[in-house]
Context: one part of a larger RNA
RNA sequence: UCGACCCGAGGGAACUCGGCAAAAUGGCCCUGUACCUUCGGAAGAAGGGGUGCCUACUCCGGGAAAGAGUAGGUCGCAGUGGCUAGGGGACUCCGACUGUUUAACAAAAACACAGGUGGCUGCCAGACCGUAAGGUUGAGUAUAGCCGCUGAAGCCUGCCCAGUGCCGGUACCUGAAAGCCCCGUACAAGGGGAAGAAGGGCCGGUAAACGGCGGGGGUAACUAUGACCCUCUUAAGGUAGCGUAAUACCUAGCCGCUUAAUUGGCGGCUUGCAUGAAGGCCCAACGAGGGUCCCACUGUCCCCGGGUUGAGUCCC
Numbered sequence: 001u002c003g004a005c006c007c008g009a010g011g012g013a014a015c016u017c018g019g020c021a022a023a024a025u026g027g028c029c030c031u032g033u034a035c036c037u038u039c040g041g042a043a044g045a046a047g048g049g050g051u052g053c054c055u056a057c058u059c060c061g062g063g064a065a066a067g068a069g070u071a072g073g074u075c076g077c078a079g080u081g082g083c084u085a086g087g088g089g090a091c092u093c094c095g096a097c098u099g100u101u102u103a104a105c106a107a108a109a110a111c112a113c114a115g116g117u118g119g120c121u122g123c124c125a126g127a128c129c130g131u132a133a134g135g136u137u138g139a140g141u142a143u144a145g146c147c148g149c150u151g152a153a154g155c156c157u158g159c160c161c162a163g164u165g166c167c168g169g170u171a172c173c174u175g176a177a178a179g180c181c182c183c184g185u186a187c188a189a190g191g192g193g194a195a196g197a198a199g200g201g202c203c204g205g206u207a208a209a210c211g212g213c214g215g216g217g218g219u220a221a222c223u224a225u226g227a228c229c230c231u232c233u234u235a236a237g238g239u240a241g242c243g244u245a246a247u248a249c250c251u252a253g254c255c256g257c258u259u260a261a262u263u264g265g266c267g268g269c270u271u272g273c274a275u276g277a278a279g280g281c282c283c284a285a286c287g288a289g290g291g292u293c294c295c296a297c298u299g300u301c302c303c304c305g306g307g308u309u310g311a312g313u314c315c316c
Base pairs, nucleotide, nucleotide: 001311002310003309004308005307006306007305008304010302011301014300019297027051028050029049030048031047036041038152052074053073054072055071056070057069058068059067075079087295088294089293090292091291092290093289094287095286099111100110115150116149117148118147119146120145121144126137127136128135129134154281155280156279158213159212160211163210164209165206166205167204168203169202172201173200174199180193181192182191183190214232215231216230217229218228241275242272253269254268255267256266257265258264
């Protein structure tokens, strides 16, 4: 000097990206327990008290066992005396939840999930594997199977079918080769024509299909604003909600709370650079998830010191 471990006056997060690490809490018994809530929970909430040993006795018991209790006494700084053994609270984001995952840098807000919804499928189904034979789903049969999307519950899920896709229809138009008819060729080749499948045109449907949901101008008896009106390109011009957001450029938006001081957090407002409905909003419970604050506690720090042990320096 380094590793592991232990102790520390006063202060107590001032450390730091961040209380990382450490400390603190801890068992059992009694008591007591808020907001919120899907009435199950939240709850071990929080908070408070007790805890050893000895003697006698009571209850329970078949019992001098185990267990529950009463009274008196007694020791220590300390009685779950060692080991063992939750720190707690408040707000918020995300994901409902238990689960799953990058074997060996990621455990998560990713995946899955019950639930919701769309599509295909009447059974020799549909889908999948296989060149085939054949096999699986399935010794199942639409309350089933497969595929896609979404992701508990609750409240809801607006407008657009013009484009792309899919489904259906179709008098008519288009529509290859072969075949047919005519011409042609001593045979052929070749030329022409009619009919005509799918597909396309055309017509319709479909957005929990892929997707989309603007701009300009004017307008109310102060001003401001604009319920109202007009107009343009494309199908329609973003509804309910939510909103400076895991989304907001400007931005450290503005206001309030929190601090001595806050690019933070939370609550509001909200003209949203570029929110928004299978997804939006809300949400009890849950989480080795993200952010913020408070209490407790501490060598994280002020500011370092000491100790135990191992290594090392040093010596052989």

This is a predicted structure of a 316-nucleotide part of an RNA (large-subunit ribosomal RNA, domain IV) from a Thermoproteati archaeon. The prediction has a mean pLDDT of 88. The source organism's lineage runs through Archaea and Thermoproteati.